[in-house]
RNA sequence: CGCUUGAAGGGUUUGAUCCUGGCCCAGGACUAGCGCUGGCGGUGUGUCUUAGACAUGCAAGUCGAGCGGAGCACAGUGUGGUAGCAAUACCGUGCUGUGCUUAGCGGCGAACGGGUGAGUAAUACAAGGGUAACCAUCCCCAGGGAGGAGCAUAACUCGCCGAAAGGCGGGCUAAUUCUCCAUACGCUGUCAGGGAGGCAUCUUCCUGACAGGAAAGGUGCCGCAAGGUGCCGCCCCGGGACGGGCCCUUGGCCUAUCAGCUUGAUGGCGGGGUAAAAGCCCACCAUGGCUGAGACGGGUAGCUGGCGUGAGAGCGUGACCAGCCACAGGGGAACUGCGACACGGUCCCCACUCCUACGGGAGGCAGCAGUCUAGAAAUUUGGGCAAUGGGCGAAAGCCUGACCCAGCGACACCGCGUGGAGGAUGAAGUCCUUCGGGAUGUAAACUCCUGUCAGGGGGAACGAAGCCCCUUGACAACAAGGGGUGACGGUACCCCCAGAGGAAGCCCCGGCUAACUACGUGCCAGCAGCCGCGGUAAUACGUAGGGGGCAAGCGCUGUCCGGAUUCACUGGGUGUAAAGGGUGUGUAGGCGGGCUGGCGUGUCGAUGGUGAAAGCCCUCCGCUCAACGGAGGAACUGCUGUCGAAACUACCAGCCUUGAGGACGGGAGAGGGAGCCGGAACUUCCGGUGUAGCGGUAAAAUGCGUGGAUAUCGGAAGGAACGCCGAUGGCGAAGGCAGGCUCCUGGAACGUUCCUGACGCUGAAACACGAAAGCUAGGGGAGCAAACAGGAUUAGAUACCCUGGUAGUCCUAGCCGUAAACGAUGCACACUGGGCGUGCCCGGUUUCGGGCGUGCCGCAGCUAACGCGUUAAGUGUGCCACCUGGGGACUACGGCCGCAAGGUUGAAACUCAAAGGAAUUGACGGGGACCCGCACAAGCGGUGGAGGAUGUGGUUUAAUUCGAUGCUACGCGAAGAACCUUACCUGGGUUUGACAUGCCGGUGGUAGUGACCCGAAAGGGAAGCGACCCGGGAUUUUCCCGGGAGCCGGCACAGGUGCUGCAUGGCUGUCGUCAGCUCGUGCCGUGAGGUGUAUGGUUAAGUCCCACAACGAGCGCAACCCCUGCCCUUAGUUGCCAACCCGCGAGGGUGCACUCUAAGGGGACUGCCUCCGUUAAGGAGGAGGAAGGUGGGGAUGACGUCAAGUCAGCAUGGCCUUUAUGCCCAGGGCUACACACGUCCUACAGUGGCCGUUACAAUGGGUUGCGACGUCGCGAGGCGGAGCUAAUCCCAUAAAAGCGGCCAUGGUUCGGAUUGCAGGCUGCAACUCGCCUGCAUGAAGAUGGAAUCGCUAGUAAUCGCAGAUCAGCAUGCUGCGGUGAAUACGUUCCCGGGUCUUGUACACACCGCCCGUCACGCCAUGGGAGCCGGCAAUACCUGAAGUCCCUCUUUACGAGGGCCCAAGGUAGGGCUGGUGACUGGGGCGAAGUCGUAACAAGGUAGCCGUACGGGAACGUGCGGCUGGAUCACCUCCUUU
Repeated sequence: CGCUUGAAGGGUUUGAUCCUGGCCCAGGACUAGCGCUGGCGGUGUGUCUUAGACAUGCAAGUCGAGCGGAGCACAGUGUGGUAGCAAUACCGUGCUGUGCUUAGCGGCGAACGGGUGAGUAAUACAAGGGUAACCAUCCCCAGGGAGGAGCAUAACUCGCCGAAAGGCGGGCUAAUUCUCCAUACGCUGUCAGGGAGGCAUCUUCCUGACAGGAAAGGUGCCGCAAGGUGCCGCCCCGGGACGGGCCCUUGGCCUAUCAGCUUGAUGGCGGGGUAAAAGCCCACCAUGGCUGAGACGGGUAGCUGGCGUGAGAGCGUGACCAGCCACAGGGGAACUGCGACACGGUCCCCACUCCUACGGGAGGCAGCAGUCUAGAAAUUUGGGCAAUGGGCGAAAGCCUGACCCAGCGACACCGCGUGGAGGAUGAAGUCCUUCGGGAUGUAAACUCCUGUCAGGGGGAACGAAGCCCCUUGACAACAAGGGGUGACGGUACCCCCAGAGGAAGCCCCGGCUAACUACGUGCCAGCAGCCGCGGUAAUACGUAGGGGGCAAGCGCUGUCCGGAUUCACUGGGUGUAAAGGGUGUGUAGGCGGGCUGGCGUGUCGAUGGUGAAAGCCCUCCGCUCAACGGAGGAACUGCUGUCGAAACUACCAGCCUUGAGGACGGGAGAGGGAGCCGGAACUUCCGGUGUAGCGGUAAAAUGCGUGGAUAUCGGAAGGAACGCCGAUGGCGAAGGCAGGCUCCUGGAACGUUCCUGACGCUGAAACACGAAAGCUAGGGGAGCAAACAGGAUUAGAUACCCUGGUAGUCCUAGCCGUAAACGAUGCACACUGGGCGUGCCCGGUUUCGGGCGUGCCGCAGCUAACGCGUUAAGUGUGCCACCUGGGGACUACGGCCGCAAGGUUGAAACUCAAAGGAAUUGACGGGGACCCGCACAAGCGGUGGAGGAUGUGGUUUAAUUCGAUGCUACGCGAAGAACCUUACCUGGGUUUGACAUGCCGGUGGUAGUGACCCGAAAGGGAAGCGACCCGGGAUUUUCCCGGGAGCCGGCACAGGUGCUGCAUGGCUGUCGUCAGCUCGUGCCGUGAGGUGUAUGGUUAAGUCCCACAACGAGCGCAACCCCUGCCCUUAGUUGCCAACCCGCGAGGGUGCACUCUAAGGGGACUGCCUCCGUUAAGGAGGAGGAAGGUGGGGAUGACGUCAAGUCAGCAUGGCCUUUAUGCCCAGGGCUACACACGUCCUACAGUGGCCGUUACAAUGGGUUGCGACGUCGCGAGGCGGAGCUAAUCCCAUAAAAGCGGCCAUGGUUCGGAUUGCAGGCUGCAACUCGCCUGCAUGAAGAUGGAAUCGCUAGUAAUCGCAGAUCAGCAUGCUGCGGUGAAUACGUUCCCGGGUCUUGUACACACCGCCCGUCACGCCAUGGGAGCCGGCAAUACCUGAAGUCCCUCUUUACGAGGGCCCAAGGUAGGGCUGGUGACUGGGGCGAAGUCGUAACAAGGUAGCCGUACGGGAACGUGCGGCUGGAUCACCUCCUUU
């Protein structure tokens, strides 16, 4: 370079991410089964279950040319009889011959072929070898031979027994039956000699001697015969071929919860036995043999070529076909034979079935068909020997369920068809629809055409090369000619005929995964491979339309491989995901430094044999193609022989010093063991002083104390532990080790030379050590302290806290053997940048360097990330241990260990679609830091108590319409329910409708109006009056036609405050006027994501500054807008009135300075000063100013949250309703009332009430209106009515306040509820149910429990005024002004919020998550007095048939005995299964009960081991761990 070959992933854990990890899917394949469907053909294939049982038929016979008979037929010949004159015919009989048939004797075959896979884990199979340890009928080749003699027996016949099957006895007979003799080599045996080979016995060859061993005939032809000859047989020997026997090596299942097994066992000598080696068998002798590279045991299983899958390596499998093995109802045995221990043979035992005359017999489909049973499940009781093959025969031939064919089954593979072309108005139907249309769809119809398959008719094979017969060639071989021989089958194939005619289904359409809508259903019915769908808009259920896929099939189920690198050889891992043994010593094993030589084990090369055929692959060929088949090649990756190579490995030999070890030296150390000693503290006891408490806690109490405690002093005793030094330190293998001294003892490091010479590393098994707790025995016992007791706390408190207190803690001896035994990191060696500490040793002189150890930070690299980083979790090597989803389960059973507690080893059923690791963003924390807010605090006034108003809940009701429901519902929708409103209830009525649009029909006494009648009204009826517009015709009008409006009737439709705010739009509330929320680009990270937006300052503010891998930007903040506070300008009526004029005054004129009005400007910006701050942002103070740091107020509400609210404001999808859920009307209800809550009003009084009198506003509203003024009325109000469309008139007196007076602490001159009477107003109408007035009445209430609300200045508090709604009806609401405070130290705490950080098992986000007992249901499972089976074995008893042996007898037969031994019995055990009252825990299950253990510091940090205790989670003690938050301190590190 060319050629060839060739490997895909996805879904699912999370709010999201990366990783780990399981589950699931897409592919291929079936000896398949099931469901729906089904036209044809070819080729294959078809009991996987019951090695269960079998009716019936068939599946092994053949040879008469081995033999004697028998039967039949024919011929010849003899003979008897009858008939006939006779020839002759007929009947019978003897002999001979021929032909046919064949029971028996004999030969060969029956050991093949066919079936099945029970057993078998090795007596099997496969690959390769050996046999010098063997056999071999038939077949082939070569050599030689066949002489003679004899005895029987079946058939047959006679007799007997028996139901039968069958048997017994007497008699006769043949042979290729049997026996004997002869002969015999090259055969066999023994002995002797020699050669060669081998492996010890031996093998082979040569020579010699001795001994032994054979045979059968049949038939054709010639011949009178003798005999000759051919063919087929017979015997001996050698060789070959085919086929077998035996042996060896290697290979292929699971289990160690099977660890030891074995007595013919291992070997020897001798013997037996076999075709043959051998304990194969026997006697004797020896004591061996196998095993961790898995013996023995248990389970499962026929093995292989191959087959399926896979890129491969592998994994799974052993249907069909082929090779081998095993078996033939279960078991045992031998006989015959070349071959069997024999599927269609024999004998025996057992089970079963059948026959029987009950005495006894018969049988074996795992041959082909077929039957029953079992099961989800598998065929005809077919044809033929024509072909291939087999047996016998000389042959013809016979036999052959082997085989060849046919039949049945879509069981599989392959092929074909169900038509082709044209055909738009895109027909009808159906489905959808936004109602326009779209889809089905060129699909159909229709036109033209074709003709496969099926159907009808006709023709018609190959397979027969062969074999057989006849004839000819002199026989034979063979050749030629003639004749015959096909189950399939009149089949394949070919031709003709007719006509689209007879021929399409199944699954799927949420994602994976290709294909969408409608209706129905409403967590129902159902689907589902996984994730998951279904609770009223379901592309997921069911149906339909449409679509997708495959197609005579399509789906489902089951199984295998793949995907799965998910057992990882190729090709994985173990710090935190599952996983490093608690630690060491060390056996086997594995691995192993440098050099040289040898050898040739592994290794490599070449070559030989083998690796059957078939199959796979390639090429070619044959069936029209294909499937299928034929031929050739390649391949079979393997095993083995021979020759060669020698680097590496192994081995042998020699050497080396660097690995390892040793010697020497001076140092370090809580290393270990033993003994002795010490002081402080503590408790107890004794004594002294001393008095009322002590002790304890958040606070207390129990407890101790006047019998003198605590405190304090002195003395004594006892036990345990060792302050300071002390550390981030040291030592040890780990556990662990700490006062001092002495003795004994282990290890390491360093320094220096010397010695040994690979002596090494690792390490299953084994052994040793091994914290605490615990156990046994004996001591000891001060303090502490499980259990226990008491006191508290608490709903409870088996706890946390307190007071006591026993085991124990301590010592000695012995057990136990486990821990978060942790660096959660096995050991050893090598290599790979640095920096900073620290301990020990050394050098030399020192801010230095080397070695060993111990820490921190960090390069590269690694890692899922966190992190690790010369002390690796980097790069490599060696060895060990361990992991393979979660739960069940640190469990059960079994074994081992232990005194026990328990330890160690260690499953399964069942169940789940996850369980996990790290990191991210949030949220949360009874975590931390900082900050803000009337959040608290400081204040003022309220609510909660009363009466009333109002809303709500509840209750009631015919109805009390509906909605709003923590904050963010409750004087809310409602800015105003007597009717109306009104949606509710009762009753009455109405139906194209109260309202819209369109269409059709009708309509002049029509529309409209309407007295009157019924009625509560609505509504119903109804006399009378009574029209209009446009066009055309005709035309004076009248009139006719058409259209319109209106009306009537009908059809579409209207209507609905009916449902769904969880289908929606819009609008709104809330967090919150909180300061936040994001984007682009860049950068960091595998990624979610981070950065920007943090740190430091600052601010009301993500406001600004500084800084910074960020640089910018957007929505928010602020500003811009409005009102208000100061000034100016402009303007001057309806406003104003200083000055001037008139007027007594009111007022007017003039005027527009002022006030005011309303338009425009100015003004405030930390601008100026001082200080602080970083020179900044900014802050503090000050000046000036009307105003000062946002001047005050308003409008303005980011991304989003709450499926927040609203279908009843409106709009709107869907659903529902249509003489009603629509519409109209009357009356009622929304106003109810035991009660509960929210929001308010008025009060409880003297800062007040009442009476009198006297001031000062602003915002607003007004023509269906405000209404002056006058007048009447005590008053509400009435009457009349000016003015005002408003800076003009009116509402309209503001009130509190001020002044004066009375009241004097009382349920009052407080308070006004309630009630009575009398009135007024609005309105059709005030009964239910309005407001107001007057008189009278005069309730509760005396400042309000727990709790709780508002407010930081013109605010709270208090006072009145106006407005909207509105006929009338506010204590509500919205505005307006008047009077007008107190307090804020401060941020510890409560609430809400913001930023940063931390932990998290939360993410529906703490109103989260979650643990255990108990109760209930279901499921599987352990134990269990036992009960019932199965399997294998042991001991003993009995012992069939049979081989072998022995004895007796014998012509033969036979009789008896022995060994072995199947089956059976008895006994005690082993293993295993089923079942079992009861019992143990476990899993799952809907909303059950009790608590709250864990996750945040989870409210007592949690967890591990152990012990005790407790309803339960758990609690406590002892020791350990950090996988603990937080604060402080210390140290180290980083930066400067």